A computed fold for a 73-nucleotide RNA from a Bacteroidales bacterium, annotated as transfer RNA. The sequence was found in a public genome assembly. It matches the Rfam family "tRNA". Gene Ontology term of the family: triplet codon-amino acid adaptor activity. The coordinates come from a structure-prediction model, not an experiment, and the mean pLDDT is 80. The source organism's lineage runs through Bacteria, Pseudomonadati, Bacteroidota, Bacteroidia and Bacteroidales.
[in-house]
RNA sequence: CGGGGUGUGGCGCAGUUGGUAGCGCAUCUGCUUUGGGAGCAGAGGGUCGCACGUUCGAGUCGUGUCACCCCGA
Repeated sequence: CGGGGUGUGGCGCAGUUGGUAGCGCAUCUGCUUUGGGAGCAGAGGGUCGCACGUUCGAGUCGUGUCACCCCGA
């Protein structure tokens, strides 16, 4: 320098044909327990790396760009 991949709540991931974001773990509250743990019920937390564009509407399409990983030179 060229090509490819990944980038979504604290962490790990899903989101398959664009229709307004979900799961597990963790956190908080309550119940249960002598207490802890486990179990049960509930709650909070992200506008999807960033910018622009297409569209009535984009995590999902297009362009550029940043970070990390892989391959090649």